[in-house]
RNA sequence: GCUCCUGUGGUGUAGUCAGGCCCAUCAUCUCGGCCUUUCGAGCCGAGGACCCGGAUUCGAAUUCCGGCGGGAGCACCA
Numbered sequence: 001g002c003u004c005c006u007g008u009g010g011u012g013u014a015g016u017c018a019g020g021c022c023c024a025u026c027a028u029c030u031c032g033g034c035c036u037u038u039c040g041a042g043c044c045g046a047g048g049a050c051c052c053g054g055a056u057u058c059g060a061a062u063u064c065c066g067g068c069g070g071g072a073g074c075a076c077c078a
Base pairs, nucleotide, nucleotide: 001074002073003072004071005070006069007068010028011027012026020058029047030046031045032044033043034042051067052066053065054064055063
């Protein structure tokens, strides 16, 4: 330098193929409550996220373009 994959709460993830019931999934985390002699476990409730910019569209986490970060492969290495 080229090609491919990837980016979602504090963390790990589902959802992207095939746009709409997504003001978004589950676990963990934090807070409150119940339970318990206490702790832990368990149960209930609440809080918190779509990397950035643009395009298409009535509508974008999802499609397209560019950028940035990460990963893999290939090439170059006189």
Molecule: transfer RNA
Organism: Methanobacteriota archaeon